[in-house]
Context: one part of a larger RNA
RNA sequence: GAACGAGCUCUAGCGGCGUGCCUAACACAUGCAAGUCGAACGAGAAAGGGGCUUCGGCCCCGAGUAAAGUGGCGCACGGGUGAGUAACACGUGGGUAACCUGCCUCUAAGAUGGGGAUAACCUGUCGAAAGACGGACUAAUACCGAAUAAGACCACAGUUUCCUUGGAAACAGGGGUCAAAGGUAGCCUCUACUUGUAAGCUACCACUUAGAGAUGGGCCUGCGUACCAUUAGCUUGUUGGUGGGGUGAUGGCCUACCAAGGCGACGACGGGUAGCCGGCCUGAGAGGGCGACCGGCCACACUGGGACUGAGACACGGCCCAGACUCCUACGGGAGGCAGCAGUGGGGAAUAUUGCGCAAUGGACGAAAGUCUGACGCAGCGACGCCGCGUGAGGGAUGACGGCCUUCGGGUUGUAAACCUCUUUCACCAUCGACGAAGCCUUUGGGUGACGGUAGGUGGGGAAGAAGCACCGGCUAACUACGUGCCAGCAGCCGCGGUAAUACGUAGGGUGCGAGCGUUGUCC
Numbered sequence: 001g002a003a004c005g006a007g008c009u010c011u012a013g014c015g016g017c018g019u020g021c022c023u024a025a026c027a028c029a030u031g032c033a034a035g036u037c038g039a040a041c042g043a044g045a046a047a048g049g050g051g052c053u054u055c056g057g058c059c060c061c062g063a064g065u066a067a068a069g070u071g072g073c074g075c076a077c078g079g080g081u082g083a084g085u086a087a088c089a090c091g092u093g094g095g096u097a098a099c100c101u102g103c104c105u106c107u108a109a110g111a112u113g114g115g116g117a118u119a120a121c122c123u124g125u126c127g128a129a130a131g132a133c134g135g136a137c138u139a140a141u142a143c144c145g146a147a148u149a150a151g152a153c154c155a156c157a158g159u160u161u162c163c164u165u166g167g168a169a170a171c172a173g174g175g176g177u178c179a180a181a182g183g184u185a186g187c188c189u190c191u192a193c194u195u196g197u198a199a200g201c202u203a204c205c206a207c208u209u210a211g212a213g214a215u216g217g218g219c220c221u222g223c224g225u226a227c228c229a230u231u232a233g234c235u236u237g238u239u240g241g242u243g244g245g246g247u248g249a250u251g252g253c254c255u256a257c258c259a260a261g262g263c264g265a266c267g268a269c270g271g272g273u274a275g276c277c278g279g280c281c282u283g284a285g286a287g288g289g290c291g292a293c294c295g296g297c298c299a300c301a302c303u304g305g306g307a308c309u310g311a312g313a314c315a316c317g318g319c320c321c322a323g324a325c326u327c328c329u330a331c332g333g334g335a336g337g338c339a340g341c342a343g344u345g346g347g348g349a350a351u352a353u354u355g356c357g358c359a360a361u362g363g364a365c366g367a368a369a370g371u372c373u374g375a376c377g378c379a380g381c382g383a384c385g386c387c388g389c390g391u392g393a394g395g396g397a398u399g400a401c402g403g404c405c406u407u408c409g410g411g412u413u414g415u416a417a418a419c420c421u422c423u424u425u426c427a428c429c430a431u432c433g434a435c436g437a438a439g440c441c442u443u444u445g446g447g448u449g450a451c452g453g454u455a456g457g458u459g460g461g462g463a464a465g466a467a468g469c470a471c472c473g474g475c476u477a478a479c480u481a482c483g484u485g486c487c488a489g490c491a492g493c494c495g496c497g498g499u500a501a502u503a504c505g506u507a508g509g510g511u512g513c514g515a516g517c518g519u520u521g522u523c524c
Base pairs, nucleotide, nucleotide: 001524003522004521006520007519008518010516013389014388015387016386017385018384019382020381021347026345027344028343030342031341032340035073036072037071040070041069048061049060050059051058052057080300081299082298090224091223092222093221094220095219096218099217100216104213105212106211107210108209109208110207112146114144115143122135123134124133125132126131151178152177153176154175156173158171159170160169161168162167182205183204184203185202186201187200191198192197193196227271228270233263234262235261238260239259240258241257242256243255244254245253275297276296277295278294279290280289281288282287302323303322304321305320306319325336326335327334328333353379355378356377357376361375362373363372364371365370392422393421394420395419402413403412404411405410426465428460429459430458431457432456436451439448440447441446468513469512470511471510472509473494474493475492479508480507481506482505483504489496490495
């Protein structure tokens, strides 16, 4: 000198764009953050309104609505954090003849005919609650046999070609195993009833099997990846083999047996530290430091362990067990997990609103309308950073008053002010007022914007509302006076101060930067 997720002092007009718990991965009140589908299914209120009434009630609308249940898809994405991890975790290049892949795209073939349950509802019991257990009923794209098999898989037995770990293609065999589900709209050509309606036909969506693709992942591997030798030896599933198990898949991944290996000064083992990278800062570069924001990967979700479901998890707002903590309790037993967005306490030098909206972009579900979305878009707070603008412009000498200095002549503050002429950015007031809207809805007229009455436009008045901070001995731009008297104090280094201090304090003046200026910390 540059830089910063900065802190602190003094000061402060406006705007744009960014950015904001670096400490306790400390504990959390409250609200929200993942639902959706009635075009899969059965069932189905109430308030309120209207009508009738023998005043008991009944009927219609509300409404096949709400709420709940079965079922499907999603909840493995998105969002957070950096604890752990020195490792195939990450980066980069390969391998998989050892693998998987829901939704999506393409291709081929299919979807026949049956069955038994169960929730909801009703009802009974237990319990303070959370909830649990039983009886009776019912549906499906829920569940289960059967049929069919283009095909796939399994074992057997062949041929050829290309290849070589368990690969691909073609031809020809006979066995065994394996599917499916409907919904909505329209139509009457076929079939049934023979009217216009279906179990018929058509379209769309959904379903089944197989192949291919795309996307996403799993596993393996070459190279790279910080410190300590005041860590020198480490290892028994250890190293390899065979058989078996397990997995989507290779493998001591696991197991039985066999062998005795394997690693290490090219740093094993141990210890401390740390998420890695694209990048960021600095530097002429080489290099050094860092890994906030944004993007990719990994890991974690109160602590430890475990599996279930599923295409995908060993699953942040799922389950089970153990533990610590907090809460409820009728003491028998239960409930919870902000490292999601806000917010609270605590810690700290220090880091924001319990805001608005789904209008846009993106996501989940849905045929769609749409619903949900603290992702996201915006707004709020903070000079935390960068950038831009303003605090006026021109004229104006008797160089006014005042201040300070003085050799008492004057010098300086200083064209500075006053005064004259002018302008009105920004702010303020009034008025008009967006783009962002593609799409979607629609009665074809139109409607739909959180931000926002914002940005911006026009008009209005008036220089009006807007300057500080540090420094002035040398380094280092900038000097005098007074006070003080090794005191009080200053100080980055050298060093100032003991009676003439340009170094302390104040004033005048000056220098530097400027809505900031200094200082502290860290790094180059």

This is a predicted structure of a 524-nucleotide part of an RNA (small-subunit ribosomal RNA, 5' domain) from an uncultured bacterium. Model confidence (mean pLDDT): 87 of 100. The full RNA is in RNAcentral, with records from ENA. It matches the Rfam family "Bacterial small subunit ribosomal RNA". On this family, see Yusupov et al., Science 2001: "Crystal structure of the ribosome at 5.5 A resolution".